[in-house]
């Protein structure tokens, strides 16, 4: 360094302003968030390089989380359009679009179920190579 077990911790963000209306963070304009791994032409910082650390997608590939079920299984959201380039699903612009269930005035943002659970991430201990 890798590869198998066990152990602790740690693991999701947002209603600001106006209207209507008896009531609305739920409706209407305008705001405002963005889970985990991979891919990645990305910034930064160090170096004479090479490399090295940190960072890089909500809409590409997965997964979790949620819904349905008595298991078994199943379901599960959303991007274009320009530019740059050898090459753009990630880059730069501009302009969309998308969010579980359950209360409630019709909820991505309140309240619960959650002091839950969990992709996974950190450390630390043990076998063996």
């Nucleotide at each position: 360094a890798g590869u198998c077990u066990g152990u602790u911790u740690c693991a999701g963000g947002g209603c600001g302003a106006g209207g209507u209306g008896u009531a609305a963070g739920u409706c209407c304009u305008c705001a405002c968030c963005g889970g985990u791994g991979g891919u990645g032409a990305u910034g930064c910082g160090u170096g004479a390089a090479a490399g090295c650390g940190c960072u890089a997608a909500g809409u590409c590939c997965a997964c979790g989380a949620g819904c349905c079920g008595a298991a078994a299984g199943g379901c599960c959201g959303a991007u274009c359009u320009g530019g740059u380039u050898a090459g753009a699903a990630u880059c730069c612009a501009g302009a969309a679009c998308c969010g579980a269930c359950g209360g409630u005035a019709g909820a991505g943002u309140c309240c619960g179920g959650a002091u839950g659970a969990a992709a996974g991430a950190a450390a630390u201990a043990g076998c063996g190579u």
The RNA shown here (FMN riboswitch aptamer (RFN element)) has 129 nucleotides and comes from a Eubacteriaceae bacterium.
Its mean pLDDT, the model's own confidence on a scale to 100, is 79.
The sequence was found by an Rfam model in a public genome assembly.